[in-house]
Molecule: transfer RNA
Organism: Patescibacteria group bacterium
RNA sequence: GCGCGUGUAGCUCAGUGGUUAGAGCACGUUUCUUAUAAAAACGGGGUCCCAGGUUCAAAUCCUGGCACGCGCA
Numbered sequence: 001g002c003g004c005g006u007g008u009a010g011c012u013c014a015g016u017g018g019u020u021a022g023a024g025c026a027c028g029u030u031u032c033u034u035a036u037a038a039a040a041a042c043g044g045g046g047u048c049c050c051a052g053g054u055u056c057a058a059a060u061c062c063u064g065g066c067a068c069g070c071g072c073a
Base pairs, nucleotide, nucleotide: 001072002071003070004069005068006067007066010025011024012023013022018056027043028042029041030040031039049065050064051063052062053061
């Protein structure tokens, strides 16, 4: 330099055009306990990497950029 893939909660990921953007772990509160842990209940936390486009409607499709990974040279 060229090609391919990935980017969503603190972490690991799901969601592939329309429901309210979700799960597990983590975090906070409460219950339980002498206390801690475990367990249970409840809760907080996201402008879905950035910009533009298509569409009545975009995390999702298209284009460009950025970061990371893999391959080729």